Predicted 3D model of a 97-nucleotide RNA (SAM riboswitch aptamer (S box leader)) from a marine sediment metagenome. Its Rfam family is "SAM riboswitch aptamer (S box leader)". A reference for the family is Grundy and Henkin (1998), "The S box regulon: a new global transcription termination control system for methionine and cysteine biosynthesis genes in gram-positive bacteria", Mol Microbiol. Rfam's curators write: The SAM riboswitch is found upstream of a number of genes which code for proteins involved in methionine or cysteine biosynthesis in Gram-positive bacteria. Its mean pLDDT, the model's own confidence on a scale to 100, is 80.

[in-house]
Order: sequence, then C1' cells, then structure tokens
RNA sequence: UUAUCGAGAGUGAGCGGAGGGUACUGGCCCUAUGAUGCUCCGGCAACCUGUAUUUAUACAAGGUGCUACUUCCAGCCUCAUUGUUGAGGAAAGAUAA
Repeated sequence: UUAUCGAGAGUGAGCGGAGGGUACUGGCCCUAUGAUGCUCCGGCAACCUGUAUUUAUACAAGGUGCUACUUCCAGCCUCAUUGUUGAGGAAAGAUAA
C1' cells in the first nucleotide's frame, strides 16, 4: 500500500498464579469453579501455496493466522427521531500478501 474483519473452530492436557478482553477513554463482560499468557495435541479455513479445473468453484492443510462476547460496544462525522434509538461512513486496531 491492497484486501478482509456479523460466519467457522476445545467443558482438551500441562505450566503458571492475577488480572484480562487488539492504541486511549467510558461501559459491559471473562476470571481462584484458575482467566490473560506459554507449551503440546486437536480443530477452523481469512490470505499465500498446491492440486483438479467448469475460470468460478472444490479439495488439501504446507507457510503465517485464528480457535469467549460483531474488531465485545460506544466515542469522530452524516441522515432520520420529541426523546431514546436506528442506519451509513470514516478514524483507529488486527491478520495476510
């Protein structure tokens, strides 16, 4: 820089022992019934790769990645609305090439 981000996939085992959930803030959730994190074994199939080939799909799972909650939601802008709220767009973030 480009593309994608509403789907999919663990009540697994071990380590460890306090916070964590993708910048910041506010919420809301998860967590001593052991989270987050690390390792192993599984799994998923986003991108790359390979094969088939109907050129659009299917298969594989090799390289990264992922495997609670829509990127957990909102915050910035636009429209609608009495208010709530809803829809859309951006910004930021993450992953791949």